Molecule: transfer RNA
Organism: soil metagenome
RNA sequence: GUAGCUCAAUUGGAUAGAGCGUUGGUCUACGGAACCGAAGGUUAGAGGUUCGAGUCCUCUCAGGC
Numbered sequence: 001g002u003a004g005c006u007c008a009a010u011u012g013g014a015u016a017g018a019g020c021g022u023u024g025g026u027c028u029a030c031g032g033a034a035c036c037g038a039a040g041g042u043u044a045g046a047g048g049u050u051c052g053a054g055u056c057c058u059c060u061c062a063g064g065c
Stems, first nucleotide, its partner, number of pairs: 001061001004020004013051001022038005044060005
């Protein structure tokens, strides 16, 4: 090491969020400008601990210093 990209997630707690991007619509002379929506995640992989893991432990993989 979490969405295509950049990053959140308060000593483990409820349906994992935001911006940009993508996409549908509205508006407009036009617009990738504005406004209203939507989709998109096996949280690198595999085990373990726990009532509960993105968060703790072990191994592996990839990258950076």